[in-house]
Context: one part of a larger RNA
RNA sequence: UUGGGCGUAAAGGGUACGCAGGUGGUCUUUUAAGUCAGAUGUGAAAUCUUACGGCUCAACCGUAAUCAGCAUUUGAAACUGUAAGACUUGAAUCAAGGAGAGGAAAGUGGAAUUCCUAGUGUAGCGGUGAAAUGCGUAGAUAUUAGGAGGAAUACCAGUGGCGAAGGCGACUUUCUGGACUUGUAUUGACACUGAGGUACGAAAGCGUGGGGAGCAAGCAGGAUUAGAUACCCUGGUAGUCCACGCCGUAAACGAUGAGUGCUAGGUGUCGGGGGUCAAACCUCGGUGCCGCAGCUAACGCAUUAAGCACUCCGCCUGGGGAGUACGUACGCAAGUAUGAAACUC
Repeated sequence: UUGGGCGUAAAGGGUACGCAGGUGGUCUUUUAAGUCAGAUGUGAAAUCUUACGGCUCAACCGUAAUCAGCAUUUGAAACUGUAAGACUUGAAUCAAGGAGAGGAAAGUGGAAUUCCUAGUGUAGCGGUGAAAUGCGUAGAUAUUAGGAGGAAUACCAGUGGCGAAGGCGACUUUCUGGACUUGUAUUGACACUGAGGUACGAAAGCGUGGGGAGCAAGCAGGAUUAGAUACCCUGGUAGUCCACGCCGUAAACGAUGAGUGCUAGGUGUCGGGGGUCAAACCUCGGUGCCGCAGCUAACGCAUUAAGCACUCCGCCUGGGGAGUACGUACGCAAGUAUGAAACUC
């Protein structure tokens, strides 16, 4: 390589869009490139294989047959392709609707923490397993009133919703993406996947400028302890927040790539439609639980498949060495991507 695989054993790319490529619905006609059948030529001899024969057998020798492929040619027309025409179920559009923490910007609110000012008030407060560091007679903690500022949005809240993923949660306005349902509407295969590529991509981190209430790496102190570079406590700086620009990684997880079709049911829930006085019931799309057939090494999965099939992409091939070295690309850096071998078990 062939083969076999990728939920948990090695293995699904973090996610999407999409050029090339691969693959592609129904019907009719055409063509004959693929495909299939025949003929001819070639396929040297020896050798190999098979059959028969000759040396008493065998080795050995002889005779015959067989070969893929290529070329030329004659046909077939089911399938794939080509060309022409048509169709509506795939796909898209249109119209009418309701749902949503989908995204961006601007503005506004209340609760709470902290700080400041003023009043009341007096000796403690805070913290712990217990303490101490710490704060407090320069009047703290507590309480009342006023003010400042930043961040997050209790209840509602729900295996609820939305989004491709990351993710998204107070309220209002503006701009804006997608999905869903219904329809006797329109186009008529316009589709699926997608190497490269491009875009997005938590947290931390980086650059410049702001901001800084709370929390809090690093750091300091107090404890604990044999020690304690920790767990506990008191402080507290980067950071966390905003704008712009980088980084491009995560247990980026459903550890499960995308798409299409098929294969018992039951029961919740969310958004539509039909139906009804209201229900029951039917149906489409999501999201959960249980469960049959089937699958699985088992666990389990089971119409949201890990079942039965097809198309396309990515990836795996014993452990360590190692996601290392070297080279290359990207990055301000941190580093990221690609990615070995010797050796060893």